[in-house]
RNA sequence: CGACCAUCCCGAGCGGCUGAGAGACCUGGCUCGCUGACGCCGCAGCAACCACCUCGCGCCCCCCUGUGCGCGGAGGCCGGUGCUACCGCCAGGACCGAUGGAGG
Numbered sequence: 001c002g003a004c005c006a007u008c009c010c011g012a013g014c015g016g017c018u019g020a021g022a023g024a025c026c027u028g029g030c031u032c033g034c035u036g037a038c039g040c041c042g043c044a045g046c047a048a049c050c051a052c053c054u055c056g057c058g059c060c061c062c063c064c065u066g067u068g069c070g071c072g073g074a075g076g077c078c079g080g081u082g083c084u085a086c087c088g089c090c091a092g093g094a095c096c097g098a099u100g101g102a103g104g
Stems, first nucleotide, its partner, number of pairs: 001104001004101005013043005021032003025093005044084003049080002052076004056071004088096001
C1' cells in the first nucleotide's frame, strides 16, 4: 500500500503543556470549547482483539495417563495493541472511516 475477517448503543479521568477551534470527510442538525475544548505528554483506569496462564469439553489413541491440536467454552490479565463526552454524536451521502487479527 491494496484485498480479507471481526467489532464499533456496555465500560473507564486526573494532572502538566499548549491556545481556538473540536466531534474523520460533504450537506443539514445537535453538542463540547478561553470556567481552556481538540491535541501532545505523564500517571491512573476500562476492556478482553492478540499473546500467555488455569479449568472444562472434543479430536488423535485399542484403553488410561501424559504430550500435541482444536473450541463461535468459562475464568484470569504480568506482555502487544486499543480505548476512557454525546450510539462512529444524529440523518442522508461516499472509492465511507476507526481499531484489532491473520496474510501478501